[in-house]
Context: one part of a larger RNA
RNA sequence: UGACGGGGACCCGCAUAAGCGGUGGAGCAUGUGGUUUAAUUCGACGCAACGCGAAGAACCUUACCUGGGUUUGACAUCCGUGGAAUCCUUUGGAAACAAGGGAGUGCCCUUCGGGGAGCCGCGUGACAGGUGCUGCAUGGCUGUCGUCAGCUCGUGCCGCGAGGUGUUGGAUUAAGUUCCGCAACGAGCGCAACCCUUAUCCUUAUUUGCCAUCAUUAAGUUGGGGACUAUAAGGAGACCGCCAGUUUAUGACUGGAGGAAGGUGGGGAUGACGUCAAGUCAGCAUGGCCUUUAUGUCCAGGGCUACACACGUGCUACAAUGGCUGGUACAACGAGUUGCAACACCGCGAGGUGAAGCGAAUCUCUUAAAGCCAGUCCCAGUUCGGAUUGGAGUCUGCAAUUCGACUCCAUGAAGUUGGAAUCGCUAGUAACUGCGGAUCAGCAUGCCGCGGUGAAUACGUUCUCGGGUCUUGUACA
Numbered sequence: 001u002g003a004c005g006g007g008g009a010c011c012c013g014c015a016u017a018a019g020c021g022g023u024g025g026a027g028c029a030u031g032u033g034g035u036u037u038a039a040u041u042c043g044a045c046g047c048a049a050c051g052c053g054a055a056g057a058a059c060c061u062u063a064c065c066u067g068g069g070u071u072u073g074a075c076a077u078c079c080g081u082g083g084a085a086u087c088c089u090u091u092g093g094a095a096a097c098a099a100g101g102g103a104g105u106g107c108c109c110u111u112c113g114g115g116g117a118g119c120c121g122c123g124u125g126a127c128a129g130g131u132g133c134u135g136c137a138u139g140g141c142u143g144u145c146g147u148c149a150g151c152u153c154g155u156g157c158c159g160c161g162a163g164g165u166g167u168u169g170g171a172u173u174a175a176g177u178u179c180c181g182c183a184a185c186g187a188g189c190g191c192a193a194c195c196c197u198u199a200u201c202c203u204u205a206u207u208u209g210c211c212a213u214c215a216u217u218a219a220g221u222u223g224g225g226g227a228c229u230a231u232a233a234g235g236a237g238a239c240c241g242c243c244a245g246u247u248u249a250u251g252a253c254u255g256g257a258g259g260a261a262g263g264u265g266g267g268g269a270u271g272a273c274g275u276c277a278a279g280u281c282a283g284c285a286u287g288g289c290c291u292u293u294a295u296g297u298c299c300a301g302g303g304c305u306a307c308a309c310a311c312g313u314g315c316u317a318c319a320a321u322g323g324c325u326g327g328u329a330c331a332a333c334g335a336g337u338u339g340c341a342a343c344a345c346c347g348c349g350a351g352g353u354g355a356a357g358c359g360a361a362u363c364u365c366u367u368a369a370a371g372c373c374a375g376u377c378c379c380a381g382u383u384c385g386g387a388u389u390g391g392a393g394u395c396u397g398c399a400a401u402u403c404g405a406c407u408c409c410a411u412g413a414a415g416u417u418g419g420a421a422u423c424g425c426u427a428g429u430a431a432c433u434g435c436g437g438a439u440c441a442g443c444a445u446g447c448c449g450c451g452g453u454g455a456a457u458a459c460g461u462u463c464u465c466g467g468g469u470c471u472u473g474u475a476c477a
Base pairs, nucleotide, nucleotide: 001477002476003474004473005472007471008470009469010468011467012466013465015461016460019425020424021423022422023421026316027315028314029313030312031311032310033309034307035306042053043052064302065301066300067299068298069297070296073127077126078125079123080122081121082120083119086103087102088101089100090099091098092097107116108115109114129291130290132289133288134287138285139284140280141279142278143276145274150189151188152187153186154185155184156165157164158163169180170179171178195268196267197266198265200236201235202234203233204232205231206230210225211224214223215222239262242256243255244254245253246252247251318418322377323376324375325374326373327372328371334365335364336363339358340357343354344353345352346351384415389410390409391408392407393406394405395404431453432452433451434450435449436448437447
């Protein structure tokens, strides 16, 4: 100087407390361990691995296994040699591939001999290749402490020195934020602000959007209008600015006015010096090592989907604040030409057939659902719950057996609120409720977004966990 203490003082955080809803029990989905297997490819392991890499494993992907092929190679550059490229087709085969048959001659230059570019074969070796190893050789990127308030430097001063001071102290703040004091005076990286979004107003613009006034219509449909909504560009606005109180009358705090908004208005982006030899050689790049008729490469099939079991994360429930039937109301974010598809007809339905419009503020996806209004069920393993299984189908796709999603009929399991323990959340939040998107031929209960309905509680900081500052002890570094 640090680190540590079941030392002290002060402070903070959904850390506790106060509340609301979960997990842990059930069924299923998904990831992991284990076991099994020819293979169940690999990585990730307290927080900070386990719906994680994977924004989507039937083939492909694919790295694994079995079998069949291949060796200058699936891919790149160079050399020699032959041929245009390309297309059609036969046989064997699971295909890769092997062995044939036919058509076909382009572009540029030319001294018409030929040469060149491109592409396809054959040969030779230089080389290619490796998702093989090492993240403890590395770059880059990322997680984490933590959006915590810290981490440092120059000059000066103090100390023999390590080092200290500044950065400590008194107030204050979300903040090393600001003020006062002070052997310090200044400065940098962080904090804050500048950026995006949301909440109010103004100006400009007015189509595909809007409709108050005037006509018109089944309908903002049409004429018309720019008021309103909305869209999208520029501005205004919030600064403890004003008032009162408290306080060293400095910084600030408490209350009030005005205001759409008040003390960082709400949300996001933004992550200091560093820590964990944290993660990643399988995203990419890369040193070294290993491999080179194989640890490369091509193909078919299988596997990654196995299943006595254990754990994590979720979905659906156990019902009456509910289930079912009928009627009826109100969104936002987005996506669309290999696409979204109105509408009509067919089908109980998944869907099918025909087909308008739309590269979209114009058309479509697109009826939002919970809600509200009626009816029914009457507390039961039920008109709860929907697993499982049988049958019949639809769609995608060469192909749904291993192994897709969905529909209909039948079946109708466990489950009556869950032990010890444990998680999230402080406001348009939790909870409930649907909708959209990426990936994607097809395939979400996951992920990323969006709106609708919309709470309860916080006395307090003694205790648990984590963190910050000062101080103290130490046989630790």
Molecule: small-subunit ribosomal RNA, 3' major domain
Organism: metagenome